[in-house]
Context: one part of a larger RNA
Molecule: large-subunit ribosomal RNA, domain II
Organism: Gracilimonas sediminicola
RNA sequence: GCCUACGAGUUGCUCCUGUUGUGCGAGGUUAAUCCGCUAAGCGGAGGAGCCGCAGCGAAAGCGAGUCUGAAACGGGCGUGCAGUACAGCGGGGCAGACGCGAAACCAAGUGAGCUAUCCAUGGUCAGGGUGAAGUGGGGGUAAAACCCCAUGGAGGCCCGAACCGCCAGACGUUGAAAAGUCUUCGGAUGAACUGUGGAUAGGGGUGAAAGGCCAAUCAAACUUGGAAAUAGCUCGUACUCCCUGAAAUAUAUUUAGGUAUAGCGUCUGGUUUUGUCUCUCCGGAGGUAGAGCACUGAUUAGGCUAGGGCCCUUCACCGGGUACCAACCCUAGACAAACUCCGAAUACCGGCAGAGAGCCACCAGGCAGUCAGUGGCGGGGUGAUAACGUCCCGUCGCGAGAGGGAAACAACCCAGACCACCAGCUAAGGCCCCCAAAUGUAUGUUAAGUUGAACAAAGAAAGUUGGGUUGCCCAGACAACUAGGAGGUUGGCUUAGAAGCAGCCAUUCCUUUAAAGAGUGCGUAAUAGCUCACUAGUUAAGCGGCCCGGCGUCGAUAAUACACGGGCAUUAAACAUACUGCCGAAGCUGUGGUCCCCCCGAGCAAUCGGGGGGAGGUAAGGGAGCAUUCCAGGGGCGCAGAAGCGGAGUCGCGAGACUCCGUGGAGCCCCUGGAAGCGAAACUGUAGGC
Numbered sequence: 001g002c003c004u005a006c007g008a009g010u011u012g013c014u015c016c017u018g019u020u021g022u023g024c025g026a027g028g029u030u031a032a033u034c035c036g037c038u039a040a041g042c043g044g045a046g047g048a049g050c051c052g053c054a055g056c057g058a059a060a061g062c063g064a065g066u067c068u069g070a071a072a073c074g075g076g077c078g079u080g081c082a083g084u085a086c087a088g089c090g091g092g093g094c095a096g097a098c099g100c101g102a103a104a105c106c107a108a109g110u111g112a113g114c115u116a117u118c119c120a121u122g123g124u125c126a127g128g129g130u131g132a133a134g135u136g137g138g139g140g141u142a143a144a145a146c147c148c149c150a151u152g153g154a155g156g157c158c159c160g161a162a163c164c165g166c167c168a169g170a171c172g173u174u175g176a177a178a179a180g181u182c183u184u185c186g187g188a189u190g191a192a193c194u195g196u197g198g199a200u201a202g203g204g205g206u207g208a209a210a211g212g213c214c215a216a217u218c219a220a221a222c223u224u225g226g227a228a229a230u231a232g233c234u235c236g237u238a239c240u241c242c243c244u245g246a247a248a249u250a251u252a253u254u255u256a257g258g259u260a261u262a263g264c265g266u267c268u269g270g271u272u273u274u275g276u277c278u279c280u281c282c283g284g285a286g287g288u289a290g291a292g293c294a295c296u297g298a299u300u301a302g303g304c305u306a307g308g309g310c311c312c313u314u315c316a317c318c319g320g321g322u323a324c325c326a327a328c329c330c331u332a333g334a335c336a337a338a339c340u341c342c343g344a345a346u347a348c349c350g351g352c353a354g355a356g357a358g359c360c361a362c363c364a365g366g367c368a369g370u371c372a373g374u375g376g377c378g379g380g381g382u383g384a385u386a387a388c389g390u391c392c393c394g395u396c397g398c399g400a401g402a403g404g405g406a407a408a409c410a411a412c413c414c415a416g417a418c419c420a421c422c423a424g425c426u427a428a429g430g431c432c433c434c435c436a437a438a439u440g441u442a443u444g445u446u447a448a449g450u451u452g453a454a455c456a457a458a459g460a461a462a463g464u465u466g467g468g469u470u471g472c473c474c475a476g477a478c479a480a481c482u483a484g485g486a487g488g489u490u491g492g493c494u495u496a497g498a499a500g501c502a503g504c505c506a507u508u509c510c511u512u513u514a515a516a517g518a519g520u521g522c523g524u525a526a527u528a529g530c531u532c533a534c535u536a537g538u539u540a541a542g543c544g545g546c547c548c549g550g551c552g553u554c555g556a557u558a559a560u561a562c563a564c565g566g567g568c569a570u571u572a573a574a575c576a577u578a579c580u581g582c583c584g585a586a587g588c589u590g591u592g593g594u595c596c597c598c599c600c601g602a603g604c605a606a607u608c609g610g611g612g613g614g615a616g617g618u619a620a621g622g623g624a625g626c627a628u629u630c631c632a633g634g635g636g637c638g639c640a641g642a643a644g645c646g647g648a649g650u651c652g653c654g655a656g657a658c659u660c661c662g663u664g665g666a667g668c669c670c671c672u673g674g675a676a677g678c679g680a681a682a683c684u685g686u687a688g689g690c
Stems, first nucleotide, its partner, number of pairs: 001690006011095003015092010027051003033045005055062002065077004098236002101233001105226006116200009125190001127159003130155001134151006163187003168183004202218001204214003239625006249262005263370002265367007276357005281351004290342001291340002296336002300332004305326001307325002309322004373398010403414003418593004423589003429583003432567003438580001440579006451569002459554002463551010480538005486511003491505003517532001521530002594615009626679001628676010644663008
């Protein structure tokens, strides 16, 4: 993991509440107990008690009223409305209360044959080395001290087996082993190791102290009990079909992953046409977007000019100046969520107004679930005008929604799936091949594979294309080629030099000219040299500047190999505009069928016929059924073959049912009711098997 079996809303309680059924009804009903009988029970007796029939008040008490109060003009609660008993069902309460699950707490006991420490009594430690004190002798001294040689045999001394340990590595890791093996290593006369007997016990022991150890268990052992502890937590919770169908919000909470009330769902009863949506019309409230500067603030430049600073003047006062700062005011410009002289569009509210859609809405009650939401778009706060960020509002989705498109892809686009069909039309999106449908038509653009279904800017450029505007041009433009490009002069100054060309100055002037700057660039130490502006000629028809668009280029960097889905595509299979046709979904239509609701007709009814509408669905509410075991009454089958099992067929929307064949070998089924140990795929479920 699979198979089989078992495995979770039960039971008790006249405690409460609702609903259905039945009985009786201003009443309803017995409990214990007793009697009888055809005795798991039934019939009868039993009225104690309980509920209802009257309430109000704290109460005395009064009473269709009563309380408050001195009293009610009052106010509060009552007075109109039937209950009660039993049974079933939906909920609640008290109980383990749908099932399994803690870590823990407490009590009484059991443990020191493991291990910690201690007590008593025993045992063990090959061999080798070192050589303390003391002692003897000799030397030495006044005597000592001291020195030397022997002797001696001390030590938590040294090396190293047994023994005890475990520093490191490898192996082992479903092991040979729930801690080992191998190699290496530490101690090895000691605070050593060890046998036997004994002591200390759970908030206790013991601990050279690691929260270590106390029987493979220790920040409080183990066993049994309280005990089904508690678990606002996790997991699991079992047949079918039909109808409806949420929420992830508000408020409060020792509250935030829980709960209560409201909101939103469902079902029943009632009131009744009140309710809802769209468009038009009518009537409203408003201070947003925008705008504005009239207020509150903030703000730029200029003018005017108080006040101040600085400078001048003077013995001082007075006075003068100012490209300093600057109030009010003026001109121009301009900002604001907490500014407003103004002010929309929408949205919102109301209308016995008109039209259309449409069948709800409200009241009372039963039962819920929901309180982690989330994405897109629009308006905002926060953040960085970041986030698949976060917090609000509006709206649409997903949630609880399948189908088609977007390669794949909860939320985007299209579109809301009752069932069947080898029928048709469309939506989004597509039509070369993968892949259904155009290698469609017309006119342009792109050369970058740009692009072809997701990325990019500032900026750069004779890419290319369309448009606008302006200048030159057959009296010859633009480009190219040929020729000239001179003189005063090396202008003056500066400078070592400065000659068109380091730098400075300038009314950068004059002359010869077709034209030629006191010089555009290169160049020299400075000259020289090359060239340009400018002019003529040759040739010949267009040539420049600027602006605005379209599509492209560069800018352009991420890890295997290119981010069209791929193949691939260049007057396209790219881009733009226009047009025609086709494909394309569970949308719409067609044909057939099922179920639900409403209306009409027939019928006592069940039901039948016709018409209309509906049938996505999680949590959840409601309805109708199937199956299992047993019981009661009634009816059947069976050795001429029951149940069970295997196979085939038929019927039912389905849970399932029936028939036949085989197997099997003794019980079983149907109808009407009743009662439940009543349905398994999930719980790291339990047991067995594989």